[in-house]
Molecule: Glycine riboswitch aptamer
Organism: Dyella soli
RNA sequence: CACCAACACUCUGGAGAGACCGGUUCAAUCCGGCGCCGAAGGGGCACGAAGCGCGAGCUUCCAAACUCUCAGGCAAAAGGACAGAGGGGCGCUA
Numbered sequence: 001c002a003c004c005a006a007c008a009c010u011c012u013g014g015a016g017a018g019a020c021c022g023g024u025u026c027a028a029u030c031c032g033g034c035g036c037c038g039a040a041g042g043g044g045c046a047c048g049a050a051g052c053g054c055g056a057g058c059u060u061c062c063a064a065a066c067u068c069u070c071a072g073g074c075a076a077a078a079g080g081a082c083a084g085a086g087g088g089g090c091g092c093u094a
Base pairs, nucleotide, nucleotide: 007088009086010085011084012083013082018034020033021032022031023030035074036073037072041070042068043067044066048061049060050059051058052057
């Protein structure tokens, strides 16, 4: 110096589960009730590592699409982990 990686942002794709019942009640909100989903976010744990202990063990760190469903969601819309494509800025150096 260049490139790669990461990241804001943009475009595209993107699952699951009741347009549930009642309140004079399309949807949304509110109140009450039952049933569900996991892929925003969040919580939990393994192997392993470190420390303490004579030892048995104890403590801490540590992952997920696993698990829990707090939150969120259960027509469409919106959102959506993740994937593909693009990507500017910051930093550093001269």